Record summary:
The prediction has a mean pLDDT of 87. A computed fold for a 108-nucleotide RNA from Alicyclobacillus cellulosilyticus, annotated as SAM riboswitch aptamer (S box leader). NCBI's taxonomy places the organism under Bacteria, Bacillota, Bacilli, Caryophanales, Paenalicyclobacillus. Of the family's consensus pairs, 97% are formed in the model.
This record gives sequence, structure tokens and C1' cells, in this order.
RNA sequence: CUCUUAUCCAGAGCGGCUGAGGGACUGGCCCGAUGACGCCCGGCAACCGGUGUCGCUUGCGGCACAAGGUGCCAAUUCCUGCGGGAGUUCGCUCCCGAGAGAUGAGGG
Repeated sequence: CUCUUAUCCAGAGCGGCUGAGGGACUGGCCCGAUGACGCCCGGCAACCGGUGUCGCUUGCGGCACAAGGUGCCAAUUCCUGCGGGAGUUCGCUCCCGAGAGAUGAGGG
């Protein structure tokens, strides 16, 4: 970099450092010197692995834990973009699917 697959409306500090942009991209709309983003600490969660336990179709599944590997900690993945549908006061609103993106686990 790419392929497969699962998930993406829950959850997470009133701490320290730093100091100007940040929320992938488009258009919006937001966050930010009352300090955002990032880093550290702290935390959340339970994808992988681990431990315990229960069940059975003995290798899987349920539950619990959280010291391992990741991940995550404004806003639904902040909304949106492409296609279809419902409604409409014609401004727009809502629903479904795709795409894009993110993360895990495998593979190339």
C1' cells in the first nucleotide's frame, strides 16, 4: 500500500506540559488564548490475547476480570457528498442502501 471480515446513536478528568490552529477530504456547521490540536498522566471499552467459571455439539459459545497487544476519551463516523423512497408550508425534514473514512483481527 492492498484484500477479506466485524464494528462505528453507549462509554471515558474541573490534572500537568505546550502554545495555534483543529474537527480525514468537499460544502456546511462547530471547537479554540476562558488555551483547542498534540504529548504525559488519568480514564473508557472489551476487538485480539490471557485468566477464571458455566454450558454443551471437545472445540465452540455465555458470563466475569482487566496486569498483556491495539484502540478510543467535543458534537451519531458532527452533518453532508452518490442512488432510491416517504413527507412537505417547496425552505426543507425523515428513512433505506452505496461510497468514503476510522478501528480491530486475519491474508498478500
It was read from a public genome assembly, where an Rfam model found it.